[in-house]
RNA sequence: UAAGUUGGUCGGGUGAUCGCGGUUCCGUCAAGGCGGAGCUGAGGAAAGUCCGCACUCCACAGGGCACAGUGCCGGCUAACGGCCGGGCGGGGUGACCCGACGGCAAGUGCAACAGAGAGGUGUAUUGCUGGCGCUGGGCUGCGGCCCGGCGUCUAGUGAGGGUGAAACGGUGGUGUAAGAGACCACCGGCAGGGGCAGCAAUGUUCCUGGCCAGGCAAACCCCACUGGGAGCAAGACCAAGCAGGGCGAAACAUGGAGAAGGAGGGAAACCUCCCAACCAUGUACGGAGCGGCCCGUUUCGUCAUUCGUCCGGGUAGGUCGCACGAGGGCACUAGCAAUAGUGCUCCCAGAGAGAUGAUCACCAUUCUUUCAGCGGCUUUGCCAAAGAAAGAAUACAGAAUGCGGCUUAUAGACCGACUUGGCAA
Repeated sequence: UAAGUUGGUCGGGUGAUCGCGGUUCCGUCAAGGCGGAGCUGAGGAAAGUCCGCACUCCACAGGGCACAGUGCCGGCUAACGGCCGGGCGGGGUGACCCGACGGCAAGUGCAACAGAGAGGUGUAUUGCUGGCGCUGGGCUGCGGCCCGGCGUCUAGUGAGGGUGAAACGGUGGUGUAAGAGACCACCGGCAGGGGCAGCAAUGUUCCUGGCCAGGCAAACCCCACUGGGAGCAAGACCAAGCAGGGCGAAACAUGGAGAAGGAGGGAAACCUCCCAACCAUGUACGGAGCGGCCCGUUUCGUCAUUCGUCCGGGUAGGUCGCACGAGGGCACUAGCAAUAGUGCUCCCAGAGAGAUGAUCACCAUUCUUUCAGCGGCUUUGCCAAAGAAAGAAUACAGAAUGCGGCUUAUAGACCGACUUGGCAA
């Protein structure tokens, strides 16, 4: 000096005039209301609604199936699919970045084209070898020997070549008619067993074994862990108002009780029995208990208002929930860090058709044009600093119960660390 990687901060400022919301105090005032003063009032993403939770309600939130989510190890956190550190794999010269990172000898399934063949012990393209058949040449000591060729036959083979992203490990040998882990040495992978380092993932090394078992699980699936549901339009309270009607579901037993009535006895008083409403218990059934199903359990009911369903009517007004918090800032300690602890300090929105604004002036930043010309170079030409003027622009974007994350959008300005290239010393 150029190009990059990564972390952090800000993201318009000042003044004047006028206008809003909350809160505290003061004055007036019965209160409301009105007036004044102080303090305070949108974000790094408030967006997306993708995760997790706080909080609220529904049984007491139980067990299981289905379904959904996560998926290396260790740590942080209220928790998470988040963050930090590490391991492994991939990309990059590098700083760094990415990872959907448990299991493919449990099962099922998928893979275009080319190729014989793309995943199961079988096949064979071009070939190689033996046999068989036909056939040529050479030699001969006439027993035979050697070198070939053809074949739509037969047996063996899978080494060489080819296709492909990938072809049933690789190199070298032994062996064979020709070959092949068939056998051997070394290497690689896999399985089993040890040592060392590490909390671990994992790394490294040694021993045994010819065991040689392609890819895809972001395919179904298997394994481990997690998961009640709904959501501030949750929910609580106050006030006001109304109109009901139709249809439907589900049994018995035992005990108590005993009106009216009935039966029997008795001279009568009265006694005994039957018996409705009602109460209790047990079993069964029907319904309700906020995703689907089952079990368990609670509760209501079983001839009516418990429950379900259809039609119809009334209300939708007000107050709360509503901001002091898993809160912010600074310092120290521990830790590689995320973060935790301790101390000090601060209060920083709560609207309700929805406040946090409008106007003017100046400044700032960025861009363009013009002037200027420190300085530089390949020097009569070119580049070009500070500065000045004019014009234009000033990003993404607005709280609505809150918090921790992730993802997306963003004109520009500033600070730090690191990597690579060039030049100079």
Molecule: Bacterial RNase P class A
Organism: Promineifilaceae bacterium (SeqCode)